Predicted 3D model of a 71-nucleotide RNA (transfer RNA) from an Acidiferrobacterales bacterium.
The source organism's lineage runs through Bacteria, Pseudomonadati, Pseudomonadota, Gammaproteobacteria and Acidiferrobacterales.
Its Rfam family is "tRNA". Gene Ontology term of the family: triplet codon-amino acid adaptor activity.
RNAcentral holds the sequence, with entries from ENA.
RNA sequence: GCGGGUAUGGUGUAGCGGUAGCACAUCUUCCUUCCAAGUAGACAGCCCCGGUUCGAACCCGGGUACCCGCU
Numbered sequence: 001g002c003g004g005g006u007a008u009g010g011u012g013u014a015g016c017g018g019u020a021g022c023a024c025a026u027c028u029u030c031c032u033u034c035c036a037a038g039u040a041g042a043c044a045g046c047c048c049c050g051g052u053u054c055g056a057a058c059c060c061g062g063g064u065a066c067c068c069g070c071u
Stems, first nucleotide, its partner, number of pairs: 001070007010024004018054001026042003030038001047063005
């Protein structure tokens, strides 16, 4: 330098172009003499910039970071 892959709450991980889910963690409530466990609830996320579309996490272009391969 070229090609490919990945990027989603704090962490891990789903997601046919049509309301962004789950688990753990965190916070609150209940339960308990207290703690743990358990119950109920809350908080918090689509790497960035453009394009296509009525509508984009998803499709297209460019960029960034990491991984793999080639040279």